[in-house]
Predicted 3D model of a 1413-nucleotide RNA (small-subunit ribosomal RNA) from an uncultured bacterium.

RNA sequence: AUUAGAGUUUGAUCAUGGCUCAGGACGAACGCUGGCGGCGUGCCUAACACAUGCAAGUCGAGCGGGGUCCAACCAGUGGCAACACUGGGGAAGACCUAGCGGCGAACGGGUGAGUAACACGUGAGGAACCUGCCCCGAAGACUGGGAUAACUCCGGGAAACCGGUGCUAAUACCAGAUGCCCUCAUCGAACCGCAUGGUUCUUUGAGGAAAUGGAUUCCGCUUCGGGAGGGUCUCGCGGCCUAUCAGCUUGUUGGUGAGGUAACGGCUCACCAAGGCGUCGACGGGUAGCUGGUCUGAGAGGACGAUCAGCCACACUGGGACUGAGACACGGCCCAGACUCCUACGGGAGGCAGCAGUCGGGAAUCUUGCGCAAUGGGCGAAAGCCUGACGCAGCAACACCGUGUGUGUGAGGAAGGCCUUCGGGUCGUAAAGCACUGUUGUUGGGGACGAAGGGCGAGAGGUUAAUAGCCUCGAGCUUGACGGUACCCUUCGAGGAAGCCCCGGCUAACUACGUGCCAGCAGCCGCGGUAAUACGUAGGGGGCGAGCGUUGUCCGGAAUUAUUGGGCGUAAAGAGCGUGUAGGCGGUUCGGUAAGUCUGCUGUGAAAACCCAGGGCUCAACCCUGGGCGUGCAGUGGAUACUGCCGGGCUAGAGGGUGGUAGAGGCAAGUGGAAUUCCCAGUGUAGCGGUGAAAUGCGCAGAUAUUGGGAGGAACACCAGUAGCGAAGGCGGCUUGCUGGGCCACACCUGACGCUGAGACGCGAAAGCUAGGGGAGCGAACAGGAUUAGAUACCCUGGUAGUCCUAGCCGUAAACGAUGGACACUAGGUGUGGGCGGAGUCGAAUCUGUCCGUGCCGAAGCCAACGCGAUAAGUGUCCCGCCUGGGGAGUACGGCCGCAAGGCUAAAACUCAAAAGAAUUGACGGGGGCCCGCACAAGCAGCGGAGCAUGUUCUUUAAUUCGAUGCAACGCGAAAAACCUUACCUAGGCUUGACAUGGUGCUGCAAGCGCACAGAAAUGUGUGACCUUCGAGGGUGCACCCACAGAUGCUGCAUGGCUGUCGUUCAGCUCGUGUCGUGAGAUGUUGGGUUAAGUCCCGCAACGAGCGCAACCCUCGUCCUUAGUUGCCAUCAUUAAGUUGGGCACUCUAAGGAAACCGCCGGUGAUAAGCCGGAGGAAGGUGGGGAUGACGUCAAGUCCUCAUGGCCCUUACACGCUGGGCUACACACGUGCUACAAUGGCGGUGACAGUGGGCAGCAAACCCGCGAGGGUGAGCUAAUCUCCAAAAGCCGUCUCAGUUCGGAUUGUUCUCUGCAACUCGAGAGCAUGAAGGCGGAAUCGCUAGUAAUCGCGGAUCAGCAUGCCGCGGUGAAUACGUUCCCAGGCCUUGUACACACCGCCCGUCACACCAAU
Repeated sequence: AUUAGAGUUUGAUCAUGGCUCAGGACGAACGCUGGCGGCGUGCCUAACACAUGCAAGUCGAGCGGGGUCCAACCAGUGGCAACACUGGGGAAGACCUAGCGGCGAACGGGUGAGUAACACGUGAGGAACCUGCCCCGAAGACUGGGAUAACUCCGGGAAACCGGUGCUAAUACCAGAUGCCCUCAUCGAACCGCAUGGUUCUUUGAGGAAAUGGAUUCCGCUUCGGGAGGGUCUCGCGGCCUAUCAGCUUGUUGGUGAGGUAACGGCUCACCAAGGCGUCGACGGGUAGCUGGUCUGAGAGGACGAUCAGCCACACUGGGACUGAGACACGGCCCAGACUCCUACGGGAGGCAGCAGUCGGGAAUCUUGCGCAAUGGGCGAAAGCCUGACGCAGCAACACCGUGUGUGUGAGGAAGGCCUUCGGGUCGUAAAGCACUGUUGUUGGGGACGAAGGGCGAGAGGUUAAUAGCCUCGAGCUUGACGGUACCCUUCGAGGAAGCCCCGGCUAACUACGUGCCAGCAGCCGCGGUAAUACGUAGGGGGCGAGCGUUGUCCGGAAUUAUUGGGCGUAAAGAGCGUGUAGGCGGUUCGGUAAGUCUGCUGUGAAAACCCAGGGCUCAACCCUGGGCGUGCAGUGGAUACUGCCGGGCUAGAGGGUGGUAGAGGCAAGUGGAAUUCCCAGUGUAGCGGUGAAAUGCGCAGAUAUUGGGAGGAACACCAGUAGCGAAGGCGGCUUGCUGGGCCACACCUGACGCUGAGACGCGAAAGCUAGGGGAGCGAACAGGAUUAGAUACCCUGGUAGUCCUAGCCGUAAACGAUGGACACUAGGUGUGGGCGGAGUCGAAUCUGUCCGUGCCGAAGCCAACGCGAUAAGUGUCCCGCCUGGGGAGUACGGCCGCAAGGCUAAAACUCAAAAGAAUUGACGGGGGCCCGCACAAGCAGCGGAGCAUGUUCUUUAAUUCGAUGCAACGCGAAAAACCUUACCUAGGCUUGACAUGGUGCUGCAAGCGCACAGAAAUGUGUGACCUUCGAGGGUGCACCCACAGAUGCUGCAUGGCUGUCGUUCAGCUCGUGUCGUGAGAUGUUGGGUUAAGUCCCGCAACGAGCGCAACCCUCGUCCUUAGUUGCCAUCAUUAAGUUGGGCACUCUAAGGAAACCGCCGGUGAUAAGCCGGAGGAAGGUGGGGAUGACGUCAAGUCCUCAUGGCCCUUACACGCUGGGCUACACACGUGCUACAAUGGCGGUGACAGUGGGCAGCAAACCCGCGAGGGUGAGCUAAUCUCCAAAAGCCGUCUCAGUUCGGAUUGUUCUCUGCAACUCGAGAGCAUGAAGGCGGAAUCGCUAGUAAUCGCGGAUCAGCAUGCCGCGGUGAAUACGUUCCCAGGCCUUGUACACACCGCCCGUCACACCAAU
């Protein structure tokens, strides 16, 4: 100094795994916005093409000329003259300069094309080298010579430029001399070194210099030696991808000789040899300038190589050399090419990857600026000249840093906006107002540092004969592009200066409106289908701020390539198995060595950068100084535990030996019986065969069956065993031969000889292929028969390849233990195969020890879990193989192999936000087990057929109002549609409204009531009567306006409440604590019994508890007590009559209690819970019935009961009213009624109930009517009166028919209710007398006082039930049983389902679109 995660697969969970996000960075770009300053940066693309200007010159103190100025002098003009002016003239001199000559131009500046290379980095080496200018040292520069440009003249050409004649100089060029010295050759000697070899001295021979020039301080010239700096060559090591590039190479590798170079070298050439490189990746392909460093990262790493710095390469493209110290030369030359330009068509010119700038390309990258003042460079003696290097300025928010856009106070919490539950909240001290400040800006003024050096130079000193010249010092003057800039003072004045993104989760920040799967958003998950915090806008909020977002790229997060730091039984991943090469790794001991390793020192690791400290710009960015760092490389000294290497031992690894031993180990030859089929023959007769059932097939030409004989092929029953053997594939009758491996015992031999194993080689089921055999059975293909909607299948009858053998290919598999090999270590228990030992036995059996194999269960440990667990998936070591999201795809292309089929190796585009594993809870299964229910079965009565009633669909209609729609809508909402109801339609009206609250004005001729008129009514108009305390006021009403009313308008998918259903009774649903599990969860609640029941008992890591069950409640059944009116009447009296007296025993009424609990007995069961039977009892095992409906499910039903959010209407979608409609009617369905008849119809008949209702009511009795009913009206507000007649029953008759059944329909006459019965009520009488003779497929209810059947009552209601809700009468049949259908409960199992089987999901086809081809 230092390590952060999140979202997304599921109903939920854990793990695997990918995708995505939050961070940092940028030479950026784009969108919106933009005050100032400092400091940096700015063509990443077309190494595309370039107009114009500038970017390398300088030296006259190297040289000869030329030009300009100019003195003397001459001439002219003016002037008296001095003199002035003009022209000529040109000495000395000054200045300028084209040319010759010298130096520079090889630096500086640009770019990154090429280059995978000694190009770069780093460290070494050159005894194989070069070096202008500079520094040090030594020596020298002698004598000559000939040219040439400039210039002159002539000529050619459009131009560029060129040719010829003549003249001339040099620090230009040449020859000769000399040689300190150098080079080469040669004789000899000394010393040294890592080989070749080097250094020094010496002999002889050959060869080699110069400019004595310029200036007078000095600078140059020549030779040699040395230095500094620079260059060049060689080597070790290091840094990209690709093996779908595996072989490459002929100057190639080496040698000899020669050439060439500054120098080594195949660098080049001749000859000779045949080498050299490569799986430690040659050769080829792709990509790329390398580095210091930059970004990121905790680090290790990863990515990058702008600016700055070092190196390299390049300069229009390709090639070449020349000059030179240095180039194969950016602003030099030559050639070729492309391109551009000029041209008189003959020829010429050019090269911005220098600075600006232009076109083009592109998402994108600046001024044709100022200056040499500074720094640096070239030339020069110097002044100086040149310098697009550089210093500055300009443009750009491109990056970083700094700063401002104000400060304080200020509540009537202003106005306004937005929201609102209408109270308020919020923007918000925010604003305004008041009081201040003055950064920045504006005005005016002052005003730098950067400047040192150089030049001029009064003067002073030194040298000197000198006041000359030279040298030293030197006051003063002079030099700034930036720039009147920074900075300072001053003036004015809050005055000029804020935006961008976001607000569903990740992720900080929420509301309203609009929109309505549209428009749109989106980084991932995902939002939007009428209440969107996710789209758009607004208000508000969050973040950052002169910026903010987006896009792109890199690193991070990603332990998601894992060295640090991952995995491979089932998630991706162990090669099918073995043998073995290279390689990797390797027992024990001693000695040596010191390569690895550790350590000290030395050199190097450029500067800048980075870190630390200090300093300078007001701070910071930025800059300066010093230190650290630079993990590396090289050298050298030391250490020796470990590894390596060398040498010597050892025996525990490994191998060998000897003796035993088991075995379907392999190969070959031989051989056996059973069975199938076929052939022959006998017996024998009508079928056989086959299936779920059949048919095809076989059979009277004699099958099947049976007997005998024969042929042929294949396979080996029993033994037989999670037994044996083998490396795996695999191996099964018996015998023989050959042969591999294992195990045990002994501890005799060798002495680490071992393990693994890339390539390689071999083996390798089945199917398949080639050739030749063989062929009994079986049997792809094929044929036929069935099945089926179809059936190219499953089933059946046949049947070819094949299956078998020989030889050869193929090389794959769920080749699986889905588990590579070797070694070591780490509790046990129990089987089994083989061997050996001990005890035991006559021998066995048996017990016990040990080694090897093969199973099961388990400790620790491991694992995501499942599971594994000495046969590891535990703990370690070594080696190999393999994996890195799903799909595309084990596919394409390429290569190799194969006769083919195909195999091995093995991608990408594109696409998805997952795919996959284990386990959990549910749900489901044409899975299993157990158990229930009128679920089936057994029965009874129906429905479905008829007619009618009623509801519904469809249709129709002005309207046929609306809702309910499988069970769980359909005699349902509706316990009463003629008007009303009524919500619908038509016509005609009304608008603060039919109804509520508030405000204003008016109100006694009001309103209301009555009457009249108009009208269909609503309503309108007119009129009459009528209160009072006669003011006010109240009340009422009217008018107007505003708030508002109103809506059966929409949304039951925004809701409350209520309800249905599973389930009118199914037995379940949960919780707390504990325990188990990483977790979802489990346990409890499972199990054994039992029950109607999660009812109870027992057991149990559970112990308890809650909602359900049961019980408590109501009712019926028995008894008792109390109480007797309107009830009752046994006894007494009485009557027509419980009528009355009397009584309260009984019935009954209605209040309270008793009784039933498996309590008792027997059996059974675990001695339990309970079950079975019995006694007693009115009732017996829940006594019958009712009420009571767990957690939840169905977005179930209802906005039209009510309530209610939101939306919508407001002279109408509100409100009166008239008439109509809801009652329609081709059909279809549900629910009922009545029937089809004799168990019946009809007639007769003073048999017997119970629940209930009654004052706008029930109504007796009496009278009238055939009857519905009418008249009259006692009684009764009800145990009193009344509805009230009960009906089935019983008796008689009818006699099987469309009837004396059935009653529809229709005609007609009536009755009742009501304002009103036409649409459209109910009832009565007479007449009419339809269908219908018991109902197809299918289907409903019911287990006892039940079904069936019979009547009675009530609600609604003016009237109107076949519906509904109740009541009693009569009163059955059947249940063996749980296989099946339906529904349900518990346990268990499988699952790819979880909107949960009405699930999920596959393929073909059609159409459209996309990608690749």
Notes:
It matches the Rfam family "Bacterial small subunit ribosomal RNA". Gene Ontology terms of the family: structural constituent of ribosome and ribosome. RNAcentral holds the sequence, with entries from ENA and SILVA.